[in-house]
RNA sequence: GGAGUGAGAUAAACAGCCGCGGGUACAGUACCGAAAGGUCGUAUCUGAGGAAAGUCCGGGCUCCACAGGGCAAGGAUAACGGCUAACGGCCGCCGGGGGUGACCCUAGGGAAAGUGCAACAGAGAUAUACCGCCUGUCUUUGACAGGUAAGGGUGGAAAGGCGAGGUAAGAGCUCACCGGCACACAGGAGACUGUGUGGCCCUGUAAACCCUAUCCGGAGCAACACCGCACAAAAGCAUUCACAUCGGCCCGAUGGCUUUGACUAGGUGGCAUUGAGCAGCAGCGGCAACGCUCUGCCAAGAUAGAUGGCUGUUCACGACAGAACCCGGCUUAUCGUCUCACUCCUUCA
Numbered sequence: 001g002g003a004g005u006g007a008g009a010u011a012a013a014c015a016g017c018c019g020c021g022g023g024u025a026c027a028g029u030a031c032c033g034a035a036a037g038g039u040c041g042u043a044u045c046u047g048a049g050g051a052a053a054g055u056c057c058g059g060g061c062u063c064c065a066c067a068g069g070g071c072a073a074g075g076a077u078a079a080c081g082g083c084u085a086a087c088g089g090c091c092g093c094c095g096g097g098g099g100u101g102a103c104c105c106u107a108g109g110g111a112a113a114g115u116g117c118a119a120c121a122g123a124g125a126u127a128u129a130c131c132g133c134c135u136g137u138c139u140u141u142g143a144c145a146g147g148u149a150a151g152g153g154u155g156g157a158a159a160g161g162c163g164a165g166g167u168a169a170g171a172g173c174u175c176a177c178c179g180g181c182a183c184a185c186a187g188g189a190g191a192c193u194g195u196g197u198g199g200c201c202c203u204g205u206a207a208a209c210c211c212u213a214u215c216c217g218g219a220g221c222a223a224c225a226c227c228g229c230a231c232a233a234a235a236g237c238a239u240u241c242a243c244a245u246c247g248g249c250c251c252g253a254u255g256g257c258u259u260u261g262a263c264u265a266g267g268u269g270g271c272a273u274u275g276a277g278c279a280g281c282a283g284c285g286g287c288a289a290c291g292c293u294c295u296g297c298c299a300a301g302a303u304a305g306a307u308g309g310c311u312g313u314u315c316a317c318g319a320c321a322g323a324a325c326c327c328g329g330c331u332u333a334u335c336g337u338c339u340c341a342c343u344c345c346u347u348c349a
Base pairs, nucleotide, nucleotide: 001345002344003343004342005341006340007339008338009337010336012314013313014312015311016310017309018308020047021046022045023044024043025042026041028040030039031038032037049320053331054330056329057328058327059326060325061220062219063218064217068251069250070249071248074216075215076214077213078212080092081091082090083089094108095106096105097104098103109211110210114209115208116205117204118203130152131151132148133147134146135145136144137143138142160178161177163175164174165173179200181198182197183196184195185194186193187192224269225268226267227266233260234259235258236257237256243255244254245253277297278296279295280294282293283292284291285290315318
């Protein structure tokens, strides 16, 4: 100097004028409304994201019932250990795969419980002899019989691999080195790793059906609660069983239940969003994720849906893109700038 890998920050900035939503304080009984309740004035503070998207997971919260004990169905997860409220998430680490490397991916229990699939080609897909090699015989350039599975061919794959010896020719037939398997010892919390001995059984596929282990109540802020307006009761069943409540069933628990009819589309809370909250070049523990302590901060709450318009300046010329109860994740989209650490190549000293 070039090419990469991993992590973090930011997401145009500043100023002026006019215009929107919310909070707090003050002021008036001013305005609207049937009421509950709301609006207006002044001052001041504040107002979209790293993904707010997808609605894919996990929860908080509310109600059903105390979500209590089970079953079935359905679904999800899957090496080992840790973090977390929890997760299918995150961190570390093991095995496998990729990359020169920094690093990245991981579909990771079981094929000896069972079933299924592996088209075509090929002799043959747990099976086999097409070509070939060797031996013997004969009517000798061919035929027949026997042996062989090392070589060739077909195929994604031919059933342990490679090398040497051996053999009529060959074959784990024998040996050395690998590979998987079993056992023993050692190391490690563990997945697993190393060493030694033995023998050579052993095709793949479970993101195919399946088996094993573990986990999972339901519905959802349009949940739910309160206020106002308005209304009218009637019929049947039952109060031991029955009936109803919860997505199915059983136990258990609870209490009136079912049908017809009337009113109600208004307002407020939920929502000062105080939270498993945010920030800190603060301290401690931990490889890390993260946990504890300390210091500081309070950051939108709309409801036909708020942050817009104009002007000027700057340079990196601005992408993807707008909350709707709230969080922790994952996935997807994405312009540019900056910071830190590491890897490889080239050159110079």
Predicted 3D model of a 349-nucleotide RNA (Bacterial RNase P class A). It matches the Rfam family "Bacterial RNase P class A". Rfam links the family to the GO terms ribonuclease P activity, tRNA processing and dimeric ribonuclease P complex. From the family's description: Ribonuclease P (RNase P) is a ubiquitous endoribonuclease, found in archaea, bacteria and eukarya as well as chloroplasts and mitochondria. The prediction has a mean pLDDT of 75. The sequence was found by an Rfam model in a public genome assembly.